A computed fold for a 477-nucleotide part of an RNA from an uncultured prokaryote, annotated as small-subunit ribosomal RNA, 3' major domain. Rfam family: Bacterial small subunit ribosomal RNA.
Context: one part of a larger RNA
RNA sequence: UGACGGGGGCCCGCACAAGCGGUGGAGCAUGUGGUUUAAUUCGACGCAACGCGCAGAACCUUACCUGGGUUAAAUCCACCAGAAUCCGGCAAGAGAUUAGGGAGUGCCUUUCGGGGAAUUGUUGAGAAGGUGCUGCAUGGCUGUCGUCAGCUCGUGUCGUGAGAUGUUGGGUUAAGUCCCGCAACGAGCGCAACCUCUGUCGUUAGUUGCCAUCAUUAAGUUGGGCACUCUAGCGAGACUGCCGGCGUUAAGCCGGAGGAAGGUGGAGAUGACGUCAAGUCCUCAUGGCCCUUACGCCCAGGGCUACACACGUGCUACAAUGGUCGGUACAAAGAGUUGCGAGACCGCGAGGUGGAGCUAAUCUCAAAAAACCGGCCUCAGUUCGGAUUGCAGUCUGCAACUCGACUGCAUGAAGUUGGAAUCGCUAGUAAUCGUAGAUCAGCACGCUACGGUGAAUACGUUCCCGGGCCUUGUACA
Repeated sequence: UGACGGGGGCCCGCACAAGCGGUGGAGCAUGUGGUUUAAUUCGACGCAACGCGCAGAACCUUACCUGGGUUAAAUCCACCAGAAUCCGGCAAGAGAUUAGGGAGUGCCUUUCGGGGAAUUGUUGAGAAGGUGCUGCAUGGCUGUCGUCAGCUCGUGUCGUGAGAUGUUGGGUUAAGUCCCGCAACGAGCGCAACCUCUGUCGUUAGUUGCCAUCAUUAAGUUGGGCACUCUAGCGAGACUGCCGGCGUUAAGCCGGAGGAAGGUGGAGAUGACGUCAAGUCCUCAUGGCCCUUACGCCCAGGGCUACACACGUGCUACAAUGGUCGGUACAAAGAGUUGCGAGACCGCGAGGUGGAGCUAAUCUCAAAAAACCGGCCUCAGUUCGGAUUGCAGUCUGCAACUCGACUGCAUGAAGUUGGAAUCGCUAGUAAUCGUAGAUCAGCACGCUACGGUGAAUACGUUCCCGGGCCUUGUACA
């Protein structure tokens, strides 16, 4: 100087407390361990591995296993053959691939034998290739402490020196934020601001958007209009600016006015010096090592989907604040030409036929669902719950057996609110309800985004956990 302490002081955080909803019990989905297996490819392991890499394993993917095959593909050099090229793949085979066949000659040159360029194939050589090892040799990227308020430097001063000071102290702040003081004076990386979205208003513009007034229609459908909504450009607006109190006349704090918004308005992006030899050699790049008729490459089938069990993360429930049937409303944000696919018709339905319109504020996906109104059910393992299983189908796709999703009929399991323990959340949040997108032929209870309805509680900082500053002890570095 640090680190540590079941030392002290001050402060903060859904850290506790106060509340609301869960997990832990059930069924299923999914990941992991274990076991099994020819293989169940590999990585990730407290927080910070376990719906993680995987934004989507039937083949492919695929790296694994079994079997069959190959020494090839790219580039360069040498030799030989055929100009190039095209056809059928009819034969064999699981396929990869293999054996033979047919058509066909161009350009430059020539002593008419041939030679050359270009291109294809065989052979040879070097060379390639490796998701093989080492993340404890590395780059790059990422997680984490933590969006915590810290981490340093120059000059000066003090100290023999390691170092100290500044950065400590008194206040204050979300903040090393600012003020005052001070052997310090300044500065840098962080904080904040600048950036994006959102909340108010003005202005410009008025189609594909909108409709107050006037006509018109089944319908903003059409004429008309650009007021309003909206869209998207430019501006305004918030700064403790104003008033009062407190405070050291300061920084600031409390209350008020005005205002759409008030003291960082809300949300995002943004992650200092560093820590964990944290993660990744299987994105990529790369040192070293290893394989080179194989640890490379091609193909078929299988596996990654196994199942006495254990754990994590979710979904659906156990019902009446509910279930079911009928009717009636109200979104936002997205996607679409190898695509989205309307109206119509067929089917109980998944879906099918057909194809209008749309490269989209125009057309389509598209029905929002909870909600509201009315009927039935009346507390039961039920009109709750939907697992499992049987049969019949639909769709995608060469192909749904291993191993897809969905539909109809039948079947109707566990489950009556969950032990010890444990998690999230402070406001348009939790809870709850649907919608869309990426990946994608098909496949979503996952992920990412979007809106609808919309709470309760916070006395407080004694305690648990994590963190910041000062101080103290130390046989630790």